A computed fold for a 72-nucleotide RNA from a Candidatus Parcubacteria bacterium, annotated as transfer RNA. RNAcentral holds the sequence, with entries from ENA.
[in-house]
RNA sequence: GCCCUCAUAGCUCAACGGAUAGAGCACAGCCCUGCGAAGGCUGAGACAGAGGUUCAAUUCCUCUUGAGGGCA
Numbered sequence: 001g002c003c004c005u006c007a008u009a010g011c012u013c014a015a016c017g018g019a020u021a022g023a024g025c026a027c028a029g030c031c032c033u034g035c036g037a038a039g040g041c042u043g044a045g046a047c048a049g050a051g052g053u054u055c056a057a058u059u060c061c062u063c064u065u066g067a068g069g070g071c072a
Stems, first nucleotide, its partner, number of pairs: 001071007010025004018055001027043005048064005
């Protein structure tokens, strides 16, 4: 320098172009308990950034940024 893959919650991961973007762990509150742990209920929390296509974009296209890999 060229090519490929990836970027979603604090962490690990989902989401045939269409439903309020979900799950586990973690966190907070409540219940339970003599106190905890476990368990139950509730809650807060995310689409890397900017454009484009579309009636509709986390999803498709382009550029940028970052991470990983391959070739030279």
The coordinates come from a structure-prediction model, not an experiment, and the mean pLDDT is 81.